RNA sequence: GACCCCAUCGUCUAGCCAGGUCUAGGACGUCAGCCUUUCACGCUGAAAACACGGGUUCGAAUCCCGUUGGGGUCG
Numbered sequence: 001g002a003c004c005c006c007a008u009c010g011u012c013u014a015g016c017c018a019g020g021u022c023u024a025g026g027a028c029g030u031c032a033g034c035c036u037u038u039c040a041c042g043c044u045g046a047a048a049a050c051a052c053g054g055g056u057u058c059g060a061a062u063c064c065c066g067u068u069g070g071g072g073u074c075g
Base pairs, nucleotide, nucleotide: 001074002073003072004071005070006069007068010028011027012026013025020058030046031045032044033043034042051067052066053065054064055063
């Protein structure tokens, strides 16, 4: 330098290919309540995310372009 892959709650991850419906779902964690003599376990509830900018579209996490960051292959 060229090409390819990845980026979503605190962590891990589904959804993306094939745009739309239920609040972007789940597990762990956190917080609150219940339970318990107390803790733990269990039950219920809550908060919490689409890397950034632009485009297409009535509508974008999803499609397109660019940027940033990470990884890989080749030279």